Predicted 3D model of a 361-nucleotide RNA (Bacterial RNase P class A) from a Polyangiaceae bacterium. It is recorded under the gene name rnpB. Model confidence (mean pLDDT): 76 of 100. The sequence is in RNAcentral, with records from ENA. Lineage of the source: Bacteria > Pseudomonadati > Myxococcota > Polyangia > Polyangiaceae.
[in-house]
């Protein structure tokens, strides 16, 4: 340091609930099998399923963003490429575009991007001190190599030139651009060649690629029950009110009553509901995520909401006592947690206690 596998578990007993299948005196009978998690949590993606609905364009919006894979599919996963961390084994990543355009970057600082001089350094020119070669002063010019600020300051480094310094110029590295080789690729390495574009942020607006109907078991259908509308108002009846596709627009359908106030009844019961992209094993391919044969099993289905209660033995851990040793005996067990259509992931919360390999002292 990274992986794996676990989670007070298996049996029997006696009572207590459920659910399924089967019988059967039809009775909450009777046999039999089964009855909460690695995250069930959050409700964050993504599906299956239902309806819209027979369902089209364009805008919006919204996610994602290097390459190659994987998966029903995806924001997941796996390998890799680059780039950052660490001594390392390994972690982690916001990874397209900054010469289309807008916008930030407080305070410090001369200056925050076609910038710019505060100290300072260098030449000139006036003064003026004085030990004739310095020192102050002020003006005019030329410098950004040193120093100062800040996250950041118009390539680094070392050398030569220069009045004094700068890619000024050279080598080395960066950077751009070509070309060869190696990779599916991102992309890497080597040769050449140019003194070299005005730096940072896009998880800042945007620009590009690329995907995306909307809705959700409270979806959705069935049955049965119950009453009150002689009630007001608008608009409408193919010159089409109102609904739907859809957030908006076009465009399409669908319509004879529709909305709106006011009042009244209802809230039961059944299905959806558990055979699934389903679990386990073995075998071949794959680095690997997986994927394909075979074989096997049927593992919750409640509806205020069951899955529990005691105890025996065994099984796992942990401490301790005895014993050359094998082992034997007593004590002790926890955390965060509770299905409700399903399922594939991410994300958080968490106790004791293991194996495995790999790095360092």
């Nucleotide at each position: 340091g990274c992986a794996g596998g676990a989670a007070a578990g298996g049996u029997g007993a006696u009572c207590g609930c459920u659910c399924g299948u089967g019988c059967c005196u039809c009775g909450u009978g009777c046999a039999c099998g089964g009855g909460a998690g690695g995250a069930a949590a959050g409700u964050c993606c993504g599906g299956g399923c239902u309806c819209c609905a027979c369902a089209g364009a364009g805008c919006a919006g919204a996610a994602c963003g290097c390459c190659g894979g994987g998966u029903a599919a995806c924001g997941c996963c796996c390998g890799g490429u680059g780039a950052g961390g660490g001594a390392a084994a390994c972690c982690u990543c916001g990874a397209g575009g900054a010469a289309a355009g807008u916008g930030c970057a407080a305070c410090a600082g001369a200056a925050a991007a076609c910038a710019a001089a505060c100290c300072g350094c260098c030449c000139g020119g006036c003064g003026u001190g004085c030990u004739u070669g310095c020192g102050c002063g002020c003006c005019a010019g030329g410098u950004a190599a040193g120093g100062g600020u800040g996250a950041a300051a118009c390539g680094g480094u070392g050398g030569g030139g220069u009045a004094a310094g700068a890619g000024c110029c050279c080598a080395c590295c960066g950077c751009g651009c070509g070309c060869u080789c190696g990779g599916u690729a991102a992309c890497g390495a080597g040769c050449g060649u140019g003194g070299c574009a005005c730096g940072g942020c896009a998880a800042a607006c945007c620009c590009c690629g690329u995907u995306c109907g909307g809705u959700g078991c409270a979806a959705g259908g069935c049955c049965a029950u119950g009453u009150a509308u002689a009630g007001g108002a608008a608009c409408g009846u193919u010159c089409g009110a109102g609904g739907g596709c859809u957030g908006c627009u076009c465009g399409c359908c669908c319509g004879a009553g529709u909305u709106c106030c006011a009042g009244g009844g209802u809230a039961g019961g059944c299905c959806g509901c558990u055979c699934g992209a389903g679990g386990c094993g073995c075998u071949c391919g794959g680095u690997g995520a997986c994927g394909a044969g075979c074989g096997u099993c049927c593992c919750a289905g409640a509806u205020g909401a069951a899955u529990g209660a005691u105890u025996g033995c065994c099984a796992c851990g942990a401490g301790g006592u005895c014993u050359a040793g094998c082992g034997a005996c007593c004590u002790c067990g926890a955390a965060c947690a509770a299905a409700a259509c399903c399922c594939g992931g991410c994300u958080u919360a968490u106790c004791g206690a293991c194996u495995g390999c790999g790095c360092c002292c």